[in-house]
Context: one part of a larger RNA
């Protein structure tokens, strides 16, 4: 822009993409087969590979300043405590969310279709033979369909519902303008959505900061006491700090507003 007014959901599936793999073992059965040696069809269970989709409750990885330790300098006037910088974490030890795999769940069933090679039935042309010439079966990881997903711009623009209910001005009319419904967008406040639009949710409210608690890390804070001449250790105390995570809880901002949007054949 279109789908012959404008809106909101909620949908049919025309087509279209994904998938589509494979291996040992066990039962059957040491059975049928075979002189033996070997050794099955069919059927039914179990275990993997890789592949793929999807989460993080286990395992783990990251985790740039969450928490400890610890060199070196420089600062806060000195001790002590901190702070700054050492190449975009100075180095080491760990790790919450979150994203992740090495970690966990899960798929590749299925079959009444149609065929292929191929194997029949019935059967003449050709008294006979012939799966074929008329007729009718079986038969594949392939086609199809069945399973995920998009999906009416499917211009062949489907379908159901519910919502707006006819405004003002000019023209002879088609129409043109402008203010509006429903309804949207723009601004605000976010988000397991995101490059940015999209998308989603927000005062009928926990959306996000704060605060509060508790989860999880870190690992025993300062200061003060005690013990040691003293590094130190020890009590006070599972302390002290803490980013996102969970529950509360309107203090604080989602305000105030601006704009766009029907008049029908």
């Nucleotide at each position: 822009c279109g789908c012959a007014a404008g809106a909101g959901u909620a949908u049919u599936g025309a087509g279209a993409g994904g998938a589509g793999u494979u291996c040992u073992c066990c039962c059957u059965a040491g059975u049928a087969c075979g002189a033996g040696a070997g050794g099955a069809c069919c059927g039914g269970g179990a275990g993997g590979a890789a592949c793929g989709c999807a989460c993080c409750g286990c395992u783990g990885g990251u985790g740039u300043a969450c928490c400890u330790g610890u060199u070196a300098u420089c600062g806060u006037g000195c001790c002590a405590a901190c702070g700054g910088u050492a190449a975009a974490c100075g180095c080491a030890g760990g790790g919450u969310a979150g994203c992740c795999a090495a970690g966990u769940g899960c798929g590749g069933a299925u079959g009444a279709g149609a065929u292929a090679a191929c194997c029949g039935c019935u059967g003449a042309a050709a008294g006979c033979a012939u799966c074929u010439a008329a007729g009718u079966g079986g038969g594949a990881a392939g086609c199809c369909a069945a399973c995920c997903u998009c999906a009416a711009g499917a211009u062949g623009a489907g379908u159901a519902c519910u919502c707006u209910u006819a405004c003002u001005g000019g023209g002879a009319a088609g129409c043109c303008a402008g203010g509006u419904a429903a309804g949207g967008u723009c601004a605000c406040g976010g988000g397991a959505a995101g490059a940015c639009g999209a998308c989603c949710c927000g005062u009928u409210g926990a959306u996000a900061g704060g605060c509060a608690g508790c989860a999880a890390g870190u690992g025993g804070a300062a200061g003060c006491g005690u013990a040691g001449u003293g590094a130190u250790a020890u009590g006070u105390g599972a302390a002290g700090c803490u980013g996102a995570g969970c529950u509360g809880u309107a203090c604080u901002a989602a305000u105030a507003g601006a704009c766009c949007g029907a008049g029908g054949g």